[in-house]
Parts: sequence; structure tokens; C1' cells
RNA sequence: GGCGGUGUAGCUCAGACUGGCUAGAGCACCACGCUCAUGACGUGGGGGUCCCGAGUUCAAAUCUCGGCACCGCCA
Repeated sequence: GGCGGUGUAGCUCAGACUGGCUAGAGCACCACGCUCAUGACGUGGGGGUCCCGAGUUCAAAUCUCGGCACCGCCA
């Protein structure tokens, strides 16, 4: 330098291909219940400008373009 992949909650990820439910799950965290107490279990709760910018569209995590970071292959 060329090609490909990944980037979504604190962590691990789904959702993207085929645009439209008000962005979700598990774990973690907080509160309460239970317990002598901790853990486990049960109930409830908080937390996201979906890596950044631009474009298309009535509407973008999703499509298009550019950029950044990381990983792999080739040179």
C1' cells in the first nucleotide's frame, strides 16, 4: 500500500441481509423481600446520542460515501 472482518448498556452479544413495535437479552450494579448474616432465589429499578461525520428517505443501529480504532490475509 491492497483486500476482508469487527465497533450496539460496565462486560459478553443479538438485532443489520429484507429501513418502520418507543433499541433488546444474559451477567454485573442499586433497592426491597427472604435469612441471625452473606450467598442463592424472588420482585422492581437505573444505565445507550447503536465508533465519528455527511448523504438518501416521511422515517436510518440498519442503505450509500468519507474518516477513526482494533483484528486477520496479501504485498
Molecule: transfer RNA
Organism: Candidatus Nanoarchaeia archaeon